[in-house]
The RNA shown here (transfer RNA) has 72 nucleotides and comes from a Candidatus Omnitrophota bacterium. The prediction has a mean pLDDT of 81. Lineage of the source: Bacteria > Pseudomonadati > Candidatus Omnitrophota. Rfam family: tRNA. The sequence was found in a public genome assembly.
RNA sequence: GGCGGCUUAGCCAAGUGGGAAGGCGGGGGUCUGCAAAACCCUUAUUCGUCGGUUCGAAUCCGACAGCCGCCU
Repeated sequence: GGCGGCUUAGCCAAGUGGGAAGGCGGGGGUCUGCAAAACCCUUAUUCGUCGGUUCGAAUCCGACAGCCGCCU
């Protein structure tokens, strides 16, 4: 220098056009003599950033950034 993959919450991770599952962790509560356990509620108005397409974008397209890999 060329090519490819990945980037979603504090962490892991699903979702590939109709607007974000689940787990761990955190916060609140129920229960208990106090705890633990269990159960309930809650925790992503910006899905890496900026543009574009579309009635509608995490999802499609482009550029850029970061990480990983292959080729030279």